Annotation: Model confidence (mean pLDDT): 83 of 100. Predicted 3D model of a 72-nucleotide RNA (transfer RNA) from a Pseudomonadota bacterium. The organism belongs to Pseudomonadota, within Bacteria. It was read from a public genome assembly. Rfam family: tRNA. Rfam links the family to the GO term triplet codon-amino acid adaptor activity. The family's RNA type in Rfam is transfer RNA.
[in-house]
RNA sequence: GGGCGAUUAACUCAGCGGUAGAGUGCUUCGUUCACAUCGAAGAAGUCGGGGGUUCGAAUCCCUCAUCGCCCA
Numbered sequence: 001g002g003g004c005g006a007u008u009a010a011c012u013c014a015g016c017g018g019u020a021g022a023g024u025g026c027u028u029c030g031u032u033c034a035c036a037u038c039g040a041a042g043a044a045g046u047c048g049g050g051g052g053u054u055c056g057a058a059u060c061c062c063u064c065a066u067c068g069c070c071c072a
Stems, first nucleotide, its partner, number of pairs: 001071007010024004018055001026042005048064005
């Protein structure tokens, strides 16, 4: 220098253009003498930044950034 992939909750990851989700973790309550387990409820997201297409974009297109892999 060229090619490919990834970027979504604190962490690990889903999400076929139409209300952003799960598990773990966190908070509160119940259970216990207490802790753990278990049960119930809850909070937590400018979907990496910017621009474009569209009635509508996490999703499609362009660009930038970061990380990883391959080629030279």